[in-house]
Context: one part of a larger RNA
RNA sequence: GGAUGAACGCUGGCGGCGCGCCUAACACAUGCAAGUCGAGCGGCACCCCUCCUCGGAGGGAAGCGAGCGGCGAACGGCUGAGUAACACGUGACCAACCUGCCCUGCGCACGGGGACAGCCGCGGGAACCGCGGGUGAUACCCGGUGGCCCCCUGGGACCGCAUGGCCCCAGGGGCAUAGCUCCGGCGGCGCGGGAUGGGGUCGCGGCCCAUCAGGUAGUUGGUAGGGUGACGGCCUACCAAGCCGACUACGGGUAGCCGGGUUGAGAGACCGACCGGCCAGAUUGGGACUGAGACACGGCCCAGACUCCUACGGGAGGCAGCAGUGGGGAAUCUUGCGCAAUGGGGGGAACCCUGACGCAGCGACGCCGCGUGCGGGAUGGAGGCCUUCGGGUCGUGAACCGCUUUCAGCAGGGACGAGACUGACGGUACCUGCAGAAGAAGCCCCGGCUAACUACGUGCCAGCAGCCGCGGUAAUACGUAGGGGGCGAGCGUUAUCC
Numbered sequence: 001g002g003a004u005g006a007a008c009g010c011u012g013g014c015g016g017c018g019c020g021c022c023u024a025a026c027a028c029a030u031g032c033a034a035g036u037c038g039a040g041c042g043g044c045a046c047c048c049c050u051c052c053u054c055g056g057a058g059g060g061a062a063g064c065g066a067g068c069g070g071c072g073a074a075c076g077g078c079u080g081a082g083u084a085a086c087a088c089g090u091g092a093c094c095a096a097c098c099u100g101c102c103c104u105g106c107g108c109a110c111g112g113g114g115a116c117a118g119c120c121g122c123g124g125g126a127a128c129c130g131c132g133g134g135u136g137a138u139a140c141c142c143g144g145u146g147g148c149c150c151c152c153u154g155g156g157a158c159c160g161c162a163u164g165g166c167c168c169c170a171g172g173g174g175c176a177u178a179g180c181u182c183c184g185g186c187g188g189c190g191c192g193g194g195a196u197g198g199g200g201u202c203g204c205g206g207c208c209c210a211u212c213a214g215g216u217a218g219u220u221g222g223u224a225g226g227g228u229g230a231c232g233g234c235c236u237a238c239c240a241a242g243c244c245g246a247c248u249a250c251g252g253g254u255a256g257c258c259g260g261g262u263u264g265a266g267a268g269a270c271c272g273a274c275c276g277g278c279c280a281g282a283u284u285g286g287g288a289c290u291g292a293g294a295c296a297c298g299g300c301c302c303a304g305a306c307u308c309c310u311a312c313g314g315g316a317g318g319c320a321g322c323a324g325u326g327g328g329g330a331a332u333c334u335u336g337c338g339c340a341a342u343g344g345g346g347g348g349a350a351c352c353c354u355g356a357c358g359c360a361g362c363g364a365c366g367c368c369g370c371g372u373g374c375g376g377g378a379u380g381g382a383g384g385c386c387u388u389c390g391g392g393u394c395g396u397g398a399a400c401c402g403c404u405u406u407c408a409g410c411a412g413g414g415a416c417g418a419g420a421c422u423g424a425c426g427g428u429a430c431c432u433g434c435a436g437a438a439g440a441a442g443c444c445c446c447g448g449c450u451a452a453c454u455a456c457g458u459g460c461c462a463g464c465a466g467c468c469g470c471g472g473u474a475a476u477a478c479g480u481a482g483g484g485g486g487c488g489a490g491c492g493u494u495a496u497c498c
Base pairs, nucleotide, nucleotide: 001498002497003496004495006494007493008492009491010490013370014369015368016367017366018365019363020362021328026326027325028324030323031322032321035071036070037069040068041067043064044063047060048059049058050057051056078281079280080279088205089204090203091202092201093200094199097198098197102194103193104192105191106190107189108188110143111142112141113140119133120132121131122130123129149174150173151172152171153170154169155168156167158165159164179186180185207253208252209251214244215243216242219241220240221239222238223237224236225235226234256278257277258276259275260271261270262269263268283304284303285302286301287300306317307316308315309314334360336359337358338357342356343354344353345352346351373403374402375401376400383394384393385392386391407439409434410433411432412431413430417425442487443486444485445484446483447468448467449466453482454481455480456479457478463470464469
């Protein structure tokens, strides 16, 4: 000098674009953050029509709490605790793998059955609930059919980097389905291909300590098996005795990694906030269930700590989602508006949901832009300061004269963002008009480094200080004033990096 997610002191006019708990992965009141589908299903109050034994029954339109069922809830959002690891980056490989929704090709959709919620009844009951009865389905089950699908056996053609892969034929065995409709459609099942997403393996790369030198029992390999979507000591039994290590094993410390950011001429050094990719975590530890996908932030179970409710029998909870509270701290925001846009979930759609997101609010926290006026105006007012008392200086500065109106203010008009409907932002941006210099300057420094000097006060005191050093009676170094220098809505200080 540059830089910062900064903080502190003094000061503070406007706008645009960004950024805003770096500390306690501390604890959390309250509200919201994941639902949706009546075109899967049984049902249901109001309304209309008809009938009626006035209890009700049938039909219709629109709609629907709860329930069964489907899809979603594994995305999106947050955080960085852990992790020195195939976690990440990069390259290669999987002849060892999976992939819901979507696209595409071929084929299929036959017959039957039994339940269970909701509901009704009973029981106790704070809550959850228990027993009995009865009911529908795109829920569940059985049978049938079937393929180029799977398994076994046999035969044959081709190919490869090993295990092996692929194709054809024959025989045996196995396996599927669901309907709804506004009649346009929307769906269902099997098999193949694609796309997307994921899983796995390996080469190489990126921290410190040797005051960590030896480490290792599923340890290293084999055989057989289990398990998985899949390879594998992943797991189990048995057998062998291996395996790793100064090319740093093992141990300890520290740390999420990267695209990138800062600085530097570069080499490099330091960093990983915002944005984007990957990973990991969701009160602590463990576990599985469901599912195409989880070992699952706003799911379940167990254990621990903590908090809350209780009728004492038992229950409930998890903000590292958005806001907000307490606490910690030098320090970090509103319990705002809207689904109008973009995107996501559900739905055929209308639409519903969406603290993702779009906006607004607060904060000079940063960057950038603008303003606080412009011209004239004295051999120079008043006042301040200095003075050799002559004067010098603040100083064209002010007054005064003329002019302008950016920004802010007031008034009128008023968008783009949206393709028909639909705009939170917002009567905002922007345009026009009006008034009046009117509302808008500070901070640090002035001994040398380093740009800028005098007076008074103080008297090794009070104090200053980045280094050298100033102050003990004339201090350009302390304090104040005048003057001056620098930067300017900022200026200094502190901290950290280059």
RNAcentral holds the full RNA, with entries from ENA, Greengenes and SILVA. The part of an RNA shown here (small-subunit ribosomal RNA, 5' domain) has 498 nucleotides and comes from an uncultured bacterium. Its mean pLDDT, the model's own confidence on a scale to 100, is 86.